[in-house]
Context: one part of a larger RNA
RNA sequence: GGAUGAACGCUGGCGGCGUGCUUAACACAUGCAAGUCGAGCGAAGCAUUUAAGUGGAUUCCUUCGGGAUGAAGGUUUUAUGACUUAGCGGCGGACGGGUGAGUAACGCGUGGGCAACCUGCCCCAUACCGGGGGAUAACAGCCGGAAACGGCUGCUAAUACCGCAUAAGCGCACGGUACCGCAUGGUACAGUGUGAAAAACUCCGGUGGUAUGGGAUGGGCCCGCGUUGGAUUAGCUAGUUGGCAGGGUAAAGGCCUACCAAGGCGACGAUCCAUAGCCGGCCUGAGAGGGUGGACGGCCACAUUGGGACUGAGACACGGCCCAGACUCCUACGGGAGGCAGCAGUGGGGAAUAUUGCACAAUGGGGGAAACCCUGAUGCAGCGACGCCGCGUGAAGGAUGAAGGUCUUCGGAUUGUAAACUUCUUUUAUUAAGGACGAAGAAAGUGACGGUACUUAAUGAAUAAGCUCCGGCUAACUACGUGCCAGCAGCCGCGGUAAUACGUAGGGAGCAAGCGUUGUCC
Numbered sequence: 001g002g003a004u005g006a007a008c009g010c011u012g013g014c015g016g017c018g019u020g021c022u023u024a025a026c027a028c029a030u031g032c033a034a035g036u037c038g039a040g041c042g043a044a045g046c047a048u049u050u051a052a053g054u055g056g057a058u059u060c061c062u063u064c065g066g067g068a069u070g071a072a073g074g075u076u077u078u079a080u081g082a083c084u085u086a087g088c089g090g091c092g093g094a095c096g097g098g099u100g101a102g103u104a105a106c107g108c109g110u111g112g113g114c115a116a117c118c119u120g121c122c123c124c125a126u127a128c129c130g131g132g133g134g135a136u137a138a139c140a141g142c143c144g145g146a147a148a149c150g151g152c153u154g155c156u157a158a159u160a161c162c163g164c165a166u167a168a169g170c171g172c173a174c175g176g177u178a179c180c181g182c183a184u185g186g187u188a189c190a191g192u193g194u195g196a197a198a199a200a201c202u203c204c205g206g207u208g209g210u211a212u213g214g215g216a217u218g219g220g221c222c223c224g225c226g227u228u229g230g231a232u233u234a235g236c237u238a239g240u241u242g243g244c245a246g247g248g249u250a251a252a253g254g255c256c257u258a259c260c261a262a263g264g265c266g267a268c269g270a271u272c273c274a275u276a277g278c279c280g281g282c283c284u285g286a287g288a289g290g291g292u293g294g295a296c297g298g299c300c301a302c303a304u305u306g307g308g309a310c311u312g313a314g315a316c317a318c319g320g321c322c323c324a325g326a327c328u329c330c331u332a333c334g335g336g337a338g339g340c341a342g343c344a345g346u347g348g349g350g351a352a353u354a355u356u357g358c359a360c361a362a363u364g365g366g367g368g369a370a371a372c373c374c375u376g377a378u379g380c381a382g383c384g385a386c387g388c389c390g391c392g393u394g395a396a397g398g399a400u401g402a403a404g405g406u407c408u409u410c411g412g413a414u415u416g417u418a419a420a421c422u423u424c425u426u427u428u429a430u431u432a433a434g435g436a437c438g439a440a441g442a443a444a445g446u447g448a449c450g451g452u453a454c455u456u457a458a459u460g461a462a463u464a465a466g467c468u469c470c471g472g473c474u475a476a477c478u479a480c481g482u483g484c485c486a487g488c489a490g491c492c493g494c495g496g497u498a499a500u501a502c503g504u505a506g507g508g509a510g511c512a513a514g515c516g517u518u519g520u521c522c
Stems, first nucleotide, its partner, number of pairs: 001522004006518005013391006019384002021349001026347003030344003035091003040088002043085003046081003051077004059068003098302003107227008117219002122215008130164001132162002139154006170195005176189005200207002228274003235265003240262004245257003277299004281292004304325005327338004355381001357380003363377001364375004394424004404415004429459006438449001466511005471492003477506005487494002
């Protein structure tokens, strides 16, 4: 000098864009942050109208036995829907959002590999969607419990569940042939055996389901190289290193198990200890390098602590489940409930870090055929000079060089065109009026921000300057006070009676809505 997620002191007008718990991964009151589909299903409620049954007024015919006609109200069943939903079912809760505790590791970065793999939704292609069955929630009844919740009996549906059929160009097994390769092998062809599917709805346009192949996207695994300090850490290792067989997985593998061998790593730093998320980047520097990893983007890890699996295309799952621990809460003492490192907010810690705001209008995500619903993602607003950038606090004229202040050699000098005063201007401010873009589509309608930005008019210099320094480095000097005291100080050093170095005043210098100080980095 530059930089900063900064803090502190004094001061403080406005706007734009950013940014804001670096400490206790401490504990959390309250609200919200993941739902959606009635075009999968039964049921309940509500509403509507038509049809049918019951009902029998009225009327007609009559041989008086009867035969036709069949209204209203009520009721039962059925149907419909534009509605509401607890439940079954589907998809989504593995994304999005947070944090950096752990991790020195194939975690990350970079470059390769899988003859060792998976991939819901989406796209393309081919083929198919036949026929059955048994349950169960909801519901009803009874019972237990303070509650959380649960038990028994009975009834019922499905795009829920389970057999059967169909079955090749699919899987598996067996051997055969041909070609190829990178060792185990790979590809193609035909054969035999064996195995596995489905769900319908419809406005007839379509939507959906099953199987197989391919694509796309996303992921899994392996390898080379790189990735902090310590030797006052020198030896470490028994599933340890390798083989064979088997298990397990989507998949290679001591990943796991049995058996066999005795290996494997290490001064090119093993092991141990400490510290730490990694990177794109960011800061600095002429560069080489050094420092750093906050915001934004990619990857990883974690979700009160530890462990575990279930479901699923995907998790060993922040707002899912089970167990154990600590803590908090409820309790009728038998037992239960909870997890802000989501957004706000509270206590605590700290030098220090914000609103319990508005909206789904836009962008994006989930569900849905759609309308639409949900979305503290996001878009916005609020607070903080925390940072960067921009603007303003007036402009021109104005000498009697006024008054006052300070200094003085008492002549004057300086403050100083500064003020007053004159003439202007109105950025900003205040008031009033108008008033958006962002909104896409055939059109109509749809804006949180917001009556905001912006425009116009009116008013009036009106509403707006401080901070640090003045011995040298280093731009800027005098007076008084003090007297090695009080004090200053980044270094050198000032102060003991004439202090340009302390304190005050006048003057000056430098920056300016900031200026200084402190911390940290180059």
Molecule: small-subunit ribosomal RNA, 5' domain
Organism: uncultured bacterium